[in-house]
Context: one part of a larger RNA
RNA sequence: GAUUGAAUGCUGACAGCGUGGAUGAGGCAUGCAAGUCGAACGAGUAGGCAACUACUAGUGGCGUAAGGGUUAGUAAUACAUGAAUAACUUACCCUCAACCUGGGGAUAACAUCUGGAAACGGGUGCUAAUACCGAAUGAGGUAAAAAGAGGCAACUCUGAUUAUCAAAGUGGGGGACCGUAAGGCCUUGCGGUUGAGGAGAGGUUCAUGCGAUAUCAGCUAGUUGGUGAGGUAAAGGCUCACCAAGGCUAAGACGUCUAGGCGGACUGAGAGGUUGACCGCCAACAUUGGGACUGAGACACUGCCCAGACUCCUACGGGAGGCUGCAGUCGAGAAUCUUUUGCAAUGGACGAAAGUCUGACAAAGCGACGCUGUGUGAAUGAUGAAGGCCUUCGGGUUGUAAAGUUCUUUCGCUUAGGAACAAGGUGAUAUUGUGAAUAACAGUAGAGCUUGAGCGUACUCAGUAAAGAAGCACCGGCUAACUCCGUGCCAGCAGCUGCGGUAAUACGGAGGGUGCAAGCAUUAAUC
Numbered sequence: 001g002a003u004u005g006a007a008u009g010c011u012g013a014c015a016g017c018g019u020g021g022a023u024g025a026g027g028c029a030u031g032c033a034a035g036u037c038g039a040a041c042g043a044g045u046a047g048g049c050a051a052c053u054a055c056u057a058g059u060g061g062c063g064u065a066a067g068g069g070u071u072a073g074u075a076a077u078a079c080a081u082g083a084a085u086a087a088c089u090u091a092c093c094c095u096c097a098a099c100c101u102g103g104g105g106a107u108a109a110c111a112u113c114u115g116g117a118a119a120c121g122g123g124u125g126c127u128a129a130u131a132c133c134g135a136a137u138g139a140g141g142u143a144a145a146a147a148g149a150g151g152c153a154a155c156u157c158u159g160a161u162u163a164u165c166a167a168a169g170u171g172g173g174g175g176a177c178c179g180u181a182a183g184g185c186c187u188u189g190c191g192g193u194u195g196a197g198g199a200g201a202g203g204u205u206c207a208u209g210c211g212a213u214a215u216c217a218g219c220u221a222g223u224u225g226g227u228g229a230g231g232u233a234a235a236g237g238c239u240c241a242c243c244a245a246g247g248c249u250a251a252g253a254c255g256u257c258u259a260g261g262c263g264g265a266c267u268g269a270g271a272g273g274u275u276g277a278c279c280g281c282c283a284a285c286a287u288u289g290g291g292a293c294u295g296a297g298a299c300a301c302u303g304c305c306c307a308g309a310c311u312c313c314u315a316c317g318g319g320a321g322g323c324u325g326c327a328g329u330c331g332a333g334a335a336u337c338u339u340u341u342g343c344a345a346u347g348g349a350c351g352a353a354a355g356u357c358u359g360a361c362a363a364a365g366c367g368a369c370g371c372u373g374u375g376u377g378a379a380u381g382a383u384g385a386a387g388g389c390c391u392u393c394g395g396g397u398u399g400u401a402a403a404g405u406u407c408u409u410u411c412g413c414u415u416a417g418g419a420a421c422a423a424g425g426u427g428a429u430a431u432u433g434u435g436a437a438u439a440a441c442a443g444u445a446g447a448g449c450u451u452g453a454g455c456g457u458a459c460u461c462a463g464u465a466a467a468g469a470a471g472c473a474c475c476g477g478c479u480a481a482c483u484c485c486g487u488g489c490c491a492g493c494a495g496c497u498g499c500g501g502u503a504a505u506a507c508g509g510a511g512g513g514u515g516c517a518a519g520c521a522u523u524a525a526u527c
Stems, first nucleotide, its partner, number of pairs: 001527004006523005013374006019367002026330003030327003035062003040059002043056005069285003079209007088202003093198008101135001103133002110125006140165005147158004169190006177184002211257003218248003223245008260282004264275004287308005310321004338364001340363003346360001347358004377407004387398004411468001412464003416460002421454001424450003429445006471516005476497003482511005492499002
């Protein structure tokens, strides 16, 4: 000199953009943060009944493995870069091929009886499904396999034959035909099953790199390898039985201490040094420890079970909870914000859609915490006014500074006007395709109607009056800036040198000056 997620002191006009729990991964009151689908299903309630519409506790589906938080652990099962997978998986999405036949038994809801203080149950009876379970079929997959082709490889491709493995319906519409009717049947959208490919995502493996310490020198028995088996989506001591005795290490094993990693950030001419807030990618964690279930995916932050600590309720028998989500609170700390608004936009979940949900996100609020911009007026004005300070008493200085005169009105305040962010949604009508069809569905064009939290915000016109807006540190040298008074080795200053014991430019005050400026200075930290 530059820098900071800073803090402290004095001071403080406005705007924009950023940024704000670094310490106790300490404890948490309260509210919200993950739902959605009635176009899968039965039932109930309301609209007086029917029709129909709306709503919903339950069954069922999808989602809750994302998004959001934190950095405790982890020195390598992490991360970064480059490879491998002939050792693998993949819900939703896209493309292609084939199919969706015919049956069965339950169960919640509900009704009723009943246990319990509650949390929550138990018995009996009834019912549905895209819930559950057989059967049929097999384009195709899987296993075996004569034979053939290929590959560096443990294998890949084609493959007669044998065995085995599927499914679910639902919304709209309808001419003929069948049916007493429901409906069958046809058609269309969504959905379901099997397989192949893709996209994106993930698992696993290898190489190299990535702290300190030798006042840690030896470490290791599933340890190192083999055979076989089990297990996994998948190679493998991953696990087990048996066999062998190996494996790592001064190029630092093992131990201990410290630490999330990287893109980056700060500094520096660079080399390098320091660092990992915000933003992005990856990892790990979710009161502590352990465990699995479900599922395409978890060993799962707002799921389950067990154990521990803590808190709460209790009728003492037993129960409930988990802010390292957003706000907020207590504590500890030098120190870090509102218990705000909205789903209007972007994104996500579900849904055919309308839409619902979304403390993600978008906004507003608070803090000079940082950066940037703007203002606190401009011109003129000498008898160099008064006052202050100094003085050699002549004067000098404050000082064109003020007053005065002439202007301007950024910003602020007042009045009036007033955007963009809106893409979409609905949809009369017209038309194209599929279709037996003028229906329905899908596509295209599209009148009209309609969606804004921020916000009456940004911005603009007008009005107002110089009106409402300057401080902080320093002045012996380093280092820009000097005199007087007070004090008298006292009181005090101080980054270094040092200053102060009666003429202190170094202490305290005043006048003057210097530097920066809505900041200034100090402290801490890095280069």
Predicted 3D model of a 527-nucleotide part of an RNA (small-subunit ribosomal RNA, 5' domain) from a freshwater metagenome. The coordinates come from a structure-prediction model, not an experiment, and the mean pLDDT is 83. The RNAcentral record of the full RNA draws on SILVA. Its Rfam family is "Bacterial small subunit ribosomal RNA". Rfam links the family to the GO terms structural constituent of ribosome and ribosome.